About this RNA: A computed fold for a 72-nucleotide RNA from Gymnothorax monostigma, annotated as transfer RNA. The RNAcentral record of the sequence draws on ENA. It matches the Rfam family "tRNA". Model confidence (mean pLDDT): 82 of 100. The gene name in the source record is trnT.
[in-house]
RNA sequence: GCCCCAGUAGCUUAACUCCAAAGCACCGGCCUUGUAAACCGGAGAAUGAAGAUUCAAAUUCUUCCUGGCGCA
Numbered sequence: 001g002c003c004c005c006a007g008u009a010g011c012u013u014a015a016c017u018c019c020a021a022a023g024c025a026c027c028g029g030c031c032u033u034g035u036a037a038a039c040c041g042g043a044g045a046a047u048g049a050a051g052a053u054u055c056a057a058a059u060u061c062u063u064c065c066u067g068g069c070g071c072a
Stems, first nucleotide, its partner, number of pairs: 001071002004068004010024004026042004048064005
């Protein structure tokens, strides 16, 4: 330099163009002599960036950025 893949909550992952969801973690409660587990509840994302298409984009298209595999 070329090709391909990925980027969404602190972490790991979901999400036919039409309300961004779950597990763990965090906070509170319950329980316990106490801690943990279990159970109940709560907060947390402008989905890597900028444009385009569309009534509507995490999703489709373009260009960048970051990371990874491969080739040279």